[in-house]
Model confidence (mean pLDDT): 81 of 100. The RNA shown here (transfer RNA) has 74 nucleotides and comes from a bacterium. Rfam family: tRNA. Rfam's curators write: Transfer RNA (tRNA) molecules are approximately 80 nucleotides in length.
């Protein structure tokens, strides 16, 4: 330097014709269960969808740059 993929909640990840309030699991807080719990049940808090701009009546999804990490060439 080319090329390729990732980048969503603290942490691992989904999200398929672009469409109304973004989601699961573990974690975290509250209650209930228990003789007591780590188990089990229920509520619940937690997001600039990597940034920028740009298409559209609408963008986590499309485009273009641009960062950040993995991989492969050379």
């Nucleotide at each position: 330097g080319g090329g390729c993929a990732a980048u969503u909640a603290g942490c691992u990840c989904a999200g398929u014709u672009g469409g109304c309030u973004a989601g699961a699991g573990c974690g975290c807080g509250c209650c209930c269960c228990u003789g007591a719990u780590a188990a089990g049940g229920g509520c619940g808090a937690g997001g600039u969808c990597c940034c920028u701009g740009g298409u559209u009546c609408g963008a986590c999804u499309c485009c273009a740059g641009g960062a950040u990490u993995g991989c492969c060439c050379a």